This is a predicted complex of two RNAs, RNase P RNA and transfer RNA, with 480 nucleotides together.

[in-house]
RNA sequence: GGACCGGACGGUCGCUUUCUGCGUCUUCGGACGCGGGGAGAGGAAAGUCCGAACUCCGCAGAGCAGUGUGCCGGAUAACGUCCGGGAGGCCGGGUUCAAGCCCGUCCGACGGAAAGUGCCACAGAAAACAUACCGCCCGCGUCUUCACGGACCAGGGUAAGGGUGAAAAGGUGCGGUAAGAGCGCACCGCCGCGGCAGCAAUGCAGCGGGCAGGGCAAACCACACACGGAGCAAGACCAAAUAGGAAGGGAGCCGGGACUUGGUUUUCGAAUCAAGUUUCGGCACGUGCCGGCUCGGCGUGUAAAACCUUCGGGUAGGUCGCUAGAGCCCCGCAGCGAUGCGUGGCCCAGAGGAAUGACCGUCCCGCUGGAGCAAUCCGGCGGACAGAAUUCGGCUUACAGGUCC
RNA sequence: GGGCGCUUAACUCAGCGGUAGAGUGCCAUCUUCACACGGUGGAAGUCAUAGGUUCGAAUCCUAUAGCGCCCACCA
Numbered sequence: 001g002g003a004c005c006g007g008a009c010g011g012u013c014g015c016u017u018u019c020u021g022c023g024u025c026u027u028c029g030g031a032c033g034c035g036g037g038g039a040g041a042g043g044a045a046a047g048u049c050c051g052a053a054c055u056c057c058g059c060a061g062a063g064c065a066g067u068g069u070g071c072c073g074g075a076u077a078a079c080g081u082c083c084g085g086g087a088g089g090c091c092g093g094g095u096u097c098a099a100g101c102c103c104g105u106c107c108g109a110c111g112g113a114a115a116g117u118g119c120c121a122c123a124g125a126a127a128a129c130a131u132a133c134c135g136c137c138c139g140c141g142u143c144u145u146c147a148c149g150g151a152c153c154a155g156g157g158u159a160a161g162g163g164u165g166a167a168a169a170g171g172u173g174c175g176g177u178a179a180g181a182g183c184g185c186a187c188c189g190c191c192g193c194g195g196c197a198g199c200a201a202u203g204c205a206g207c208g209g210g211c212a213g214g215g216c217a218a219a220c221c222a223c224a225c226a227c228g229g230a231g232c233a234a235g236a237c238c239a240a241a242u243a244g245g246a247a248g249g250g251a252g253c254c255g256g257g258a259c260u261u262g263g264u265u266u267u268c269g270a271a272u273c274a275a276g277u278u279u280c281g282g283c284a285c286g287u288g289c290c291g292g293c294u295c296g297g298c299g300u301g302u303a304a305a306a307c308c309u310u311c312g313g314g315u316a317g318g319u320c321g322c323u324a325g326a327g328c329c330c331c332g333c334a335g336c337g338a339u340g341c342g343u344g345g346c347c348c349a350g351a352g353g354a355a356u357g358a359c360c361g362u363c364c365c366g367c368u369g370g371a372g373c374a375a376u377c378c379g380g381c382g383g384a385c386a387g388a389a390u391u392c393g394g395c396u397u398a399c400a401g402g403u404c405c
Numbered sequence: 406g407g408g409c410g411c412u413u414a415a416c417u418c419a420g421c422g423g424u425a426g427a428g429u430g431c432c433a434u435c436u437u438c439a440c441a442c443g444g445u446g447g448a449a450g451u452c453a454u455a456g457g458u459u460c461g462a463a464u465c466c467u468a469u470a471g472c473g474c475c476c477a478c479c480a
Stems, first nucleotide, its partner, number of pairs: 001405005007363007015040011042385001046396002049394005054231004066227005071085005086110001088107002091104005112221001116220002118216003133162002135158004139153001141152004170188006189211001190209004195204003235320004245311005252283014284302007327346003331342004364383008406476007415429004423460001431447005453469005
């Protein structure tokens, strides 16, 4: 680093679920009681960080915005996961004058900085159109010295050396030079061009070029690709009581007058019919007061209430969703592998404020005390993290102890 | 069960790549007979924890811990 296990057996008393026997009740659907049998947490059931199934809502199509991913190829239902490869980096070893190169091991969010914008504090001369603080070199001039030389100093050259910094404008070595410098050469790096190998990332060798283009994209951003939103408290069905909604009943008729509109007749004066409005009277009904009650009296209303029936939404509650599935085990085949295909076998929680527990005995593992020459015997303490809630595939986090490679 | 947010001084908050700030409170001192008010000065931070990106992280990314909010029928 990888793979696996994560207490074992037995007994007693319980819990959830399912099948079943008997009894009682029954609105014939079932309910309750007493028995019997079967099944009953995890490697992470966790965090809810990704990806899906499933469900509802939305949706002509395309684009913008937003979010995410980002070497290449493959696996997969899908993924930010996994597998294989590539390039890079840390450490160790070898080798070279040195830069560098080679080998081994491990690591990782590893596209673009020559599209543009932004940032790079402090220190430092200078932080991105490079720059001259110290130093080095040339040197006008002044002073000094017998002289070589030294001190000061206009002007100029220089990025080798010092110093600052996380980072200083290709690196190492040799030559070269007044001193230096890709100024020249060799090697390494870099850029461009085409060639060969490879599906590709990329690698290899060649030619050309003295070399431009500092870092940061877990800064904005540009590029490529992907993505509609919400989540089982999704959603579907059945459906009390109370309140509220809708419809119907409850809940009227007779007669007279006036007015309006329309029709018919008409001798044009009117008559008549129908509808509507209003008013008066009568009965009917409701309602208030008086009244112990009835009768009755007084007042008031003709519309509306109590009440009844029916309907729809819908709460409590119940049922479904709900567990046979991208399922588990063995074997074979294909593949470096992730994984795929095939034969055979198996059924493995489905509760829903939420079961899966407690005690005892024997054994196991670790630490430890005593007895014993020893084998062994007798004790004590401890045995983790945690725990289903629609279901899968991953990642991450927690974890006593043990086994194998 | 599911979906979100916050954590900076004793308290309430700002700061969102370059040496951590404000108000209140606290301490000392001046003022007053004394107290309050007021003036002056000062202390107090593992920026919740750990890892990463970066020269540099309170700030950006990831994980962990703690605290808080919302979601059942209609709108």

Model confidence (mean pLDDT): 78 of 100. Rfam match: Bacterial RNase P class A. Rfam links the family to the GO terms ribonuclease P activity, tRNA processing and dimeric ribonuclease P complex.